[in-house]
Context: one part of a larger RNA
């Protein structure tokens, strides 16, 4: 230079009360403003206590601070069903023997790992200062061991089926959600009107069980036979015959109804309390319309570039066992360990040296206008971006 530039999005603040040594910034109340396909809510990754409570203000906070993602102390994460672990495999890794190499090592069979994929099962309400599909209440479901009863050809590391999959397009049936009406409760206006065709609020309820609908796929059953399926097979595939046949049967299959629910929730009201809070009672809880990008649907049609694997599962036999063992059905008992679970998550808590106008995958998707997830204004909810 200079007490100058700057104090990090121009979304915006104002008033009252409280606390306190001190209040533009903290807390509460009332207005105002901003976002609302987000600046709301929930996860994954990542972070790792930042969560909640009490207390403190040196430092941190671009100012002050009584405040804080700051200091100190205490508290907080509850699972058979959520995710992992577990079973299974993909790319890829490792790799007994093996091959190569002077060695170090490289490659690779059998195998063994490896999710971002496949594989059993839970919902609604309540509750904490802080957790909840985990606790509590109510109602469910799955798998497994041994047991009982009844019946009985069981048995795999092998065979077969299935799992099992692309892009695009179209139509249909539904539901979530929305809106309107009805119903219930409350209100009646500090200013002209407002008992009315008025205003406000509410009108919510799951998984599971039952049954098998709209719709989709398909002939189905029996007998005999058989160079295939590395052996075998009653299974699959091939062949022949009979019956049944184009809509019956079989398989799949949303949704609705009933139940779950004489329950829960519920606007509001009453009692207690200085406020906080705690307890109790509890109305209506129906119909219509619209309607998804969600479900039926891994469906259907169509196209060429022809769109994982393995296990679980079903079935077949081999060795073997056939008084046993094993299998199937029903019932009851018991068991279901371990790890994660707080909090942030388009951000002041992650990646950017910062409380940084940058970056960061997925899910949810209300109202009015609109073709629309554009845009504008709003709801729930959250903020006014720390001079």
């Nucleotide at each position: 230079g200079a007490g100058u530039a700057a104090c990090g999005a121009u979304a915006a603040g104002g008033g009252g009360a409280g606390u306190g040594a001190a209040a533009a910034a903290c807390u509460c109340c009332c207005c105002c403003g901003c976002c609302g396909g987000a600046a709301g809510a929930c996860c994954a990754a990542g972070g790792u206590u930042u969560c909640c409570u009490g207390u403190c203000c040196c430092a941190u906070g671009u100012u002050a601070a009584u405040c804080a993602g700051g200091g100190c102390a205490g508290g907080g994460u509850g699972a058979g069903u959520c995710g992992g672990c577990c079973c299974c495999u993909a790319a890829g890794g490792c790799g007994a023997g093996g091959c190569a190499g002077a060695a170090a090592u490289g490659c690779g069979u059998a195998g063994u790992c490896g999710a971002u994929g496949g594989g059993a099962a839970a919902c609604a309400g309540g509750u904490u200062a802080a957790u909840a599909u985990u606790c509590c209440u109510g109602u469910a479901c799955u798998c497994g061991u041994a047991c009982a009863u009844a019946u009985u050809g069981c048995g795999a590391u092998g065979g077969a089926g299935a799992g099992a999959c692309g892009g695009a397009g179209a139509a249909g049936g539904c539901u979530a959600g929305g809106c309107c009406a009805g119903c219930a409760c409350a209100g009646c206006g500090a200013u002209g009107g407002u008992u009315g065709u008025c205003u406000g609020u509410g009108u919510u309820u799951a998984a599971g069980g039952c049954g098998g609908u709209a719709g989709g796929u398909u002939u189905g059953g029996g007998a005999c036979u058989u160079a295939g399926g590395c052996a075998a097979a009653u299974c699959c595939g091939g062949g022949u015959c009979c019956c049944u046949u184009u809509a019956a049967g079989a398989c799949c299959g949303a949704g609705a109804a009933c139940u779950g629910a004489c329950g829960a929730c519920g606007a509001g009201c009453c009692c207690u309390c200085u406020u906080u809070u705690g307890g109790g009672c509890g109305a209506a809880g129906u119909g219509g319309u619209u309607g998804a990008u969600g479900c039926c649907a891994u469906g259907c049609u169509u196209c060429c570039a022809g769109g994982a694997a393995a296990a679980a599962c079903u079935u077949c036999u081999a060795a073997g066992c056939u008084u046993c063992a094993g299998a199937u059905a029903u019932g009851a008992u018991c068991g279901a360990a371990c790890c994660g679970u707080a909090c942030c998550c388009c951000a002041a808590a992650c990646c950017g040296a910062c409380a940084c106008a940058g970056g960061u995958g997925g899910u949810c998707a209300g109202g009015u206008a609109g073709a629309g997830a554009a845009u504008a204004c709003c709801a729930a909810g959250g903020c006014g971006c720390u001079u």
This is a predicted structure of a 387-nucleotide part of an RNA (large-subunit ribosomal RNA, domain III) from Marinomonas dokdonensis. Model confidence (mean pLDDT): 81 of 100. The source organism's lineage runs through Bacteria, Gammaproteobacteria, Oceanospirillales, Oceanospirillaceae and Marinomonas.